[in-house]
c-di-GMP-I-GGC riboswitch aptamer from Aquibacillus sediminis, 86 nucleotides, folded computationally.
RNA sequence: UACGACAAUGGCAAACUUAUCGAAAGGUAAGGACGCAAAACCACGGGCCUAAAGCUUUCCGAGCUAUGGUCGCCGGGCUACCGAAG
Numbered sequence: 001u002a003c004g005a006c007a008a009u010g011g012c013a014a015a016c017u018u019a020u021c022g023a024a025a026g027g028u029a030a031g032g033a034c035g036c037a038a039a040a041c042c043a044c045g046g047g048c049c050u051a052a053a054g055c056u057u058u059c060c061g062a063g064c065u066a067u068g069g070u071c072g073c074c075g076g077g078c079u080a081c082c083g084a085a086g
Base pairs, nucleotide, nucleotide: 001086003083004082011036012035016031017030018029019028020027021026034072041077042076044075045074046073047070048069049068054064055063056062057061
């Protein structure tokens, strides 16, 4: 260190449940652990999810759309513990 051990100290917490916020996706808290060497942080680029409001309509169906969300989808930015092998 741009590297990642049958190392050490620890850390985070998927699904699910309960409560709560939200139109929803999803978020928050508690419980709980599938996993994670950045599964810390940031919506900058892409992807994906949702569609309240708005628009369209062959009309009360449906479709479009992010200003909403997802960093535990990928890339990028940025910060950090340890020190075997490289």
The sequence was found by an Rfam model in a public genome assembly. It matches the Rfam family "c-di-GMP-I-GGC riboswitch aptamer". The family has 40 seed sequences and 1,298 matches in Rfam 15.1. Lineage of the source: Bacteria > Bacillota > Bacilli > Caryophanales > Aquibacillus.